[in-house]
C1' cells in the first nucleotide's frame, strides 16, 4: 500500500399509500413518503412476470369494409422477479 471478515461513522436509494402529470392498458415521470436495499446506479441482452392500443381468429347484432363480447399475439412494459452486461462511493476501530 493492498485484500478479506467483524463492529462503527458519514453520505446514498426509496415500497405501500397519497396529490398531480403522460399513457389503451401494464406501466412511468415530478412531490410528498419509508417497507426494504451494499450496487434498490446503469442497461430489456435471457428466463420469468403484467398489459393488449393496433392486428388476427372466432361468436352474437339486420347500422355489417360496423357495433359489441371472447380468444391469441409485444412491436408496450418490470432492473424492488431472476440471470447476464457494464460503472462504482465513505475508510475509523
Nucleotide at each position: 500500500a493492498a485484500a478479506u471478515c467483524u463492529c462503527a461513522a458519514g453520505g446514498g436509494c426509496a415500497a405501500a399509500c397519497u396529490c398531480u402529470c403522460c399513457g389503451a392498458a401494464a406501466g412511468g415521470g415530478g412531490a410528498g413518503g419509508a417497507c426494504g436495499c451494499a450496487a434498490a446506479g446503469c442497461c430489456g441482452c435471457g428466463a420469468g412476470c403484467c398489459u393488449a392500443a393496433a392486428g388476427c381468429a372466432g361468436a352474437u347484432u339486420a347500422u355489417a369494409u360496423a357495433a359489441c363480447c371472447u380468444g391469441c399475439u409485444a412491436a408496450g412494459g418490470u432492473a424492488g422477479u431472476c440471470g447476464g452486461g457494464u460503472u462504482g462511493c465513505c475508510g475509523g476501530a